[in-house]
The RNA shown here (Bacterial RNase P class A) has 380 nucleotides and comes from a Flavobacteriales bacterium. It was read from a public genome assembly, where an Rfam model found it. The model forms 98% of the base pairs in the Rfam consensus. The organism belongs to Flavobacteriales, within Bacteria. Rfam family: Bacterial RNase P class A. Rfam links the family to the GO terms ribonuclease P activity, dimeric ribonuclease P complex and tRNA processing. It is annotated as a ribozyme.
């Protein structure tokens, strides 16, 4: 300098005409005319926390679910931000070490000193460990580095991802933390520094792992529907009939999924023939709202102080053409080098509000942008 791979940022523009929808405002009143607005970064998914309607106001107790390193943000979150801790890796340095600084990942990150499990296969055994092999004593014979019985052994060898912490020196028949030194991991308790998670240093204790998206244990938490929610007007009509079961000694309904307890209650239930409606406004968008500036904060945020209103449809409006700016690419020209002018091309995927509204996820063109690695070219 260029391609590549990883992470993460930023990003859907303006006039202008004609259409089409609504809301204001005039008027000759269902017609005109004027003025302003008009689908997204994800509207998607319905996965998560809410605002808002209805139901309840009486809990407890069990189950189910859900969350899980600290400190902060937020209305709140399983969400965001800074950091810590385990882990991979890349560079530099030299005392060549799981060493020390450092960049960039990842990380379902509370608990295996409450318990049960599981860890194939190989391997003597996978936690009550002895195949080979050391060491010791006994027997036999064909006296051999031979067979084979009994003791001790966990240093050596093999087998595994992993085999009774390690490395070395002393003991020992031979071995073994059996003893000593120096070390590694745990537990605990001081001392420093941090808000804290945690680092650092020391001491006494101690020694087989892993595995909780394995049952489980601990802590914290959780009410249900969903705008088809629900509130009102208007019109119409049969709470009329038939069967069967219950019913103030409480049927039936509520309070989560059961139980228990509370609380409502006079006609309830299940079924069977039937009537009457299907229309209208409201919810529906002024908000944990946008947008400027100016302070704090490492940062998610946040405070003040200005200024704006930006769909509201009900089978369902929000489009279509021109143009220009931006963005990239490609070409001329012209600059010392940065760059600058013209000229043609380019708004393409992914897609379509229906109570809103904060966040994850999922889908994608055009590109550009930061970081860190790998590969090539070229100076030097």
């Nucleotide at each position: 300098a260029a391609a590549g791979u990883a992470a993460g940022a930023u990003u859907u523009u303006c006039u202008a005409u004609c259409g089409c929808u609504g809301c204001g405002a005039a008027u000759u009143u269902a017609g005109u005319u004027c003025g302003g607005a008009g689908a997204g970064g994800a509207a998607a998914g319905u996965c998560c926390g809410g605002g808002c309607a209805u139901c309840a106001c009486a809990g407890a107790g069990c189950a189910a679910c859900a969350u899980a390193c600290u400190u902060c943000c937020u209305a709140a979150c399983g969400g965001g931000a800074a950091g810590g801790g385990u882990u991979u890796u890349g560079a530099u340095u030299c005392u060549u070490g799981c060493a020390a600084u450092u960049g960039a990942g990842a990380u379902a990150c509370a608990g295996c000193g409450a318990g049960u499990g599981c860890c194939g296969c190989a391997g003597a055994a996978a936690a009550u460990a002895a195949c080979c092999g050391c060491c010791u004593u006994g027997u036999g014979c064909u006296u051999g580095u031979c067979a084979u019985g009994g003791g001790g052994u966990a240093a050596g060898g093999g087998u595994g991802a992993a085999a009774a912490c390690g490395u070395g020196a002393g003991g020992u028949a031979a071995g073994a933390g059996c003893u000593c030194a120096c070390g590694a991991g745990g537990u605990u308790u001081g001392c420093u520094g941090g808000u804290a998670a945690c680092a650092g240093g020391a001491a006494a204790c101690u020694u087989g792992g892993g595995u909780a998206a394995a049952c489980c244990u601990u802590a914290u938490g959780u009410g249900a529907u969903g705008a088809a929610a629900a509130a009102c007007c208007a019109a119409a009509u049969a709470a009329a009939c038939c069967a069967g079961a219950g019913c103030u000694u409480g049927a039936g309904g509520g309070c989560u999924g059961c139980u228990c307890g509370c609380u409502c209650g006079a006609u309830u239930c299940u079924g069977g023939a039937g009537g009457g409606u299907a229309g209208g406004u409201u919810g529906u968008u002024a908000g944990a709202g946008g947008c400027c500036g100016u302070g704090a904060g490492u940062g998610a945020u946040u405070a003040c102080g200005g200024u704006c209103c930006u769909g509201g449809a009900u089978a369902a409006a929000u489009g279509a053409u021109a143009g220009a700016c931006g963005u990239u690419c490609g070409u001329u020209u012209c600059u010392u080098a940065g760059g600058a002018a013209g000229c043609g091309a380019u708004a393409a995927a992914c897609a379509g509000a229906a109570c809103c509204c904060g966040g994850c996820u999922u889908a994608c063109a055009a590109a550009u942008c930061u970081u860190a690695c790998u590969u090539u070219c070229u100076u030097u």